[in-house]
Context: one part of a larger RNA
Molecule: large-subunit ribosomal RNA, domain I
Organism: bacterium
C1' cells in the first nucleotide's frame, strides 16, 4: 500500500410528523369609489429591528350586546400597569383616520414644493399656525355676446349628477383585428373572427313577445340542454367548415310608447292655419284604434311599481349524556376486571392507542345593533261588450332598386333572407313585407320606437364540507422575515430555509483554555450518541483499532 471487519467523524438520504398547499361540492356574496378606493409612503410600543394592528385620540377611542377572570399581538425576559365599577377577547354601530394615489387648488422626479378666498388663533404689524374651500367632464338655467344684421359660435356665472379610479389575467357585450400552423409546397382557404388591444356594463350579460319558422289543414317570444347530425350543405368539391325544422327536456310572462282624435297652454305671423309642450286616448294582423250609434260598470283577477310589513336567516353565542379499579411503564388512553351513556362510537388534544379527561359531536336555544327577506296589507298601476258605415290613424330619405362589401353553416353562387357605405328612392289595409334565383297560385306575418323575471356563464372572496390528492427536491414561487433576500437602469427575474423534549427541567457549581472556541466532570431528564450545529441518522468521503495479504 490493498482488503475486511470493529469503533467514530462527515453528510444528509430514508421512515414518521404536519401549521401548508391542491381539486371538488354547497350555501352566501358578486362588487369598493369624490362622505376620496384599491394599492401605498411615513409615523405609532417604556424598551422595538421585522411582521400584525392602528393613525397625531396612532397594538388603539365612544355605546350597545356577548362572554367571565384573567390582561397588556406575534415574543421572551424585566420594569410599571389594567381588571367582579367586568379588564383582555368576540360581534354590531360609531368617532378618529398624516401623506401620496382617481387625486381633482398649481405644480412635480409618487409619499414633496408653492397658493388664491373664507372665518378664527397669535403678533404692535407682518410673517407663522388652523379649519373650511377652489379639478376635469355632462345636462339644466342665467346673463353676455364675435366674423355677421338677427342669431349662432364662444366667454361668465349658478345649479344638479356626484361621471372619472380600481377589482378575479373569471364570466358579458360591442369595436378594431393577427401569425405560427393546417392545406403533407402555397396564393383562395384553414387557424379564427381564434389570440392581442381598445370600450361598456351587470350579477349575470346578450337575446325577446314573430314583417317568426317551413310545408305540417302545422308550430306559436327569447334563452340552455339532449337530439336531429358529422345529417342537409358548403369547400382550390382539396385541407377543411357544417346548419336549420322536428322531437326530448330546464325555465316560463308578458308589456309600454309614436300616431288618429279630444282638452289645456305657449310661439310664429299673412288672423285661420303652422309648430311646440302637458293631460286623456290608444298600442294590434280572425287587422286594430281615432271618429259614430247603442250599452255596461268598479265586481272578479293580475302586477316585474311605490310605502309598510316582518316569517325566516346572516353577523357575537349557549345548554349538552356516560368510569372506575388493577397493572406494567418516566407518563395510561395500552392490558386485564367490573360498569355506564348513545338522536352523541365525526373529529381534535391530553407525557404511548380515551364514547364516558379536555375542546368537541347528535340534539336543542340564542340578538340590544346592523344586514337580507318570504306571506301579508295599503296606495298606485294594469284589464270590457255589441252595432253601422269605411273618414282618418298605424313609425320616411325608411323599405326598395343599382354599385360595392359584410354576416349568415352557405368561398358569387341559380343566393335569397339580414346588415353596412355611396347614389337613386316608395306604398299606406283595394296596404306592405316574407315563404332560398324569378313567377303563377296559396300560406305565414305588420318592418322602419322601446323595456322584460327564470332557466344559461363564472368564482377574486366568506362560510360549511369533502379527497383511491400531496407530505418539505413533493404540494403554491412561498407550511419558515415569500413575490421577502438577491439579481437588473428598467421591463422583470426570483431563490434557500420546517421538526430538540411530555415538559426548558435549555446543563448550577467545578476543571482546561484567550474572562475564547471545543472538551471533561457533575446535575435535568425515560433517553443527552435528544445538548438549541438538537427526531431518525442510509451513501460517496475520512480518521482510529484489529485481522489477513504484498
Nucleotide at each position: 500500500a490493498g482488503c475486511a471487519c470493529a469503533u467514530g467523524a462527515u453528510g444528509a438520504a430514508u421512515g414518521c410528523c404536519u401549521u401548508g398547499g391542491u381539486g371538488c361540492c354547497a350555501a352566501c356574496a358578486g362588487g369598493c369609489g369624490a362622505u376620496g378606493a384599491a394599492g401605498g409612503a411615513c409615523g405609532u410600543g417604556a424598551u422595538a429591528a421585522g411582521c400584525u394592528g392602528c393613525g397625531a385620540u396612532a397594538a388603539g377611542c365612544c355605546a350597545c350586546g356577548g362572554a367571565g377572570a384573567g390582561c397588556g399581538g406575534c415574543a421572551a425576559a424585566u420594569a410599571c400597569g389594567c381588571u367582579a365599577c367586568g379588564a383582555c377577547c368576540c360581534g354590531u354601530g360609531g368617532a378618529u383616520u398624516u401623506c401620496c394615489g382617481a387625486a381633482u387648488g398649481g405644480g412635480g422626479u409618487a409619499a414633496c414644493c408653492c397658493g388664491g378666498c373664507u372665518g378664527g388663533a397669535u403678533u404692535a404689524a407682518u410673517a407663522u399656525c388652523c379649519a373650511g374651500u377652489c379639478g376635469c367632464c355632462g345636462c339644466c338655467g342665467u346673463g353676455u355676446g364675435a366674423a355677421u344684421a338677427c342669431a349662432u359660435a364662444g366667454c361668465a356665472c349658478g345649479g344638479c349628477g356626484u361621471g372619472c379610479g380600481c377589482g378575479a389575467g373569471a364570466c358579458c357585450u360591442g369595436g378594431u383585428g393577427a401569425a405560427g400552423u393546417g392545406a403533407a409546397a402555397c396564393a383562395u382557404c384553414u387557424c379564427a373572427g381564434u389570440a392581442a388591444c381598445c370600450a361598456g356594463a351587470g350579477g349575470a350579460a346578450u337575446a325577446g313577445a314573430a314583417a317568426a319558422c317551413g310545408a305540417a289543414a302545422g308550430u306559436g317570444a327569447u334563452u340552455c340542454c339532449g337530439u336531429g347530425a358529422g345529417u342537409a350543405g358548403u369547400g382550390g368539391c382539396g385541407a377543411g367548415c357544417g346548419a336549420a325544422a322536428g322531437c326530448g327536456g330546464a325555465a316560463c310572462a308578458g308589456c309600454c310608447c309614436a300616431a288618429a282624435c279630444c282638452c289645456g297652454g305657449g310661439u310664429g305671423c299673412u288672423u285661420g292655419c303652422a309648430c311646440c309642450c302637458g293631460g286623456g286616448g290608444g298600442u294590434u294582423g280572425u287587422a286594430g284604434g281615432a271618429g259614430c250609434c247603442c250599452g255596461a260598470u268598479a265586481a272578479c283577477g293580475g302586477c316585474a311599481g311605490u310605502u309598510g310589513g316582518g316569517a325566516g336567516g346572516u353577523u357575537a353565542g349557549g345548554u349538552g349524556a356516560a368510569g372506575c379499579g388493577u397493572g406494567u411503564g418516566g407518563a395510561a388512553a395500552a392490558g386485564c376486571g367490573c360498569u355506564c351513556c348513545a338522536u352523541a362510537g365525526a373529529g381534535g388534544g391530553u407525557g404511548a392507542g380515551a364514547g364516558g379527561c379536555c375542546c368537541g359531536u347528535a340534539a336543542c336555544c340564542g340578538a340590544a345593533a346592523a344586514c337580507c327577506a318570504a306571506a301579508c296589507a295599503a296606495c298606485g298601476c294594469c284589464c270590457a261588450g255589441g252595432g253601422a258605415a269605411u273618414u282618418c290613424c298605424u313609425g320616411a330619405g325608411u323599405a326598395a332598386u343599382g354599385c360595392g362589401u359584410c354576416a349568415c353553416a352557405c368561398g358569387u353562387g341559380a343566393a335569397a333572407c339580414g346588415a353596412c357605405g355611396c347614389a337613386u328612392g316608395a306604398a299606406u289595409c283595394c296596404a306592405c313585407g316574407c315563404c332560398g334565383a324569378c313567377c303563377a297560385c296559396g300560406g305565414c306575418g305588420u318592418a322602419a320606437g322601446g323595456c322584460u323575471a327564470a332557466a344559461u356563464a363564472c368564482u377574486a372572496g366568506u362560510u360549511g364540507g369533502c379527497g383511491a390528492c400531496c407530505g418539505a427536491u413533493a404540494g403554491u414561487g412561498a407550511a419558515c422575515a415569500a413575490g421577502u433576500a438577491c439579481c437588473g437602469c428598467g421591463a422583470g427575474g426570483g431563490a434557500a430555509a420546517g421538526g430538540u423534549g411530555a415538559a426548558a427541567a435549555g446543563a448550577a457549581c467545578c476543571g482546561c483554555u484567550g474572562c475564547g472556541a471545543g472538551c471533561g466532570g457533575a446535575g435535568u431528564g425515560a433517553a443527552a450518541u435528544a445538548g438549541u450545529a438538537c427526531c431518525u441518522g442510509a451513501a460517496a468521503u475520512c480518521a482510529u483499532g484489529u485481522g489477513c495479504u504484498u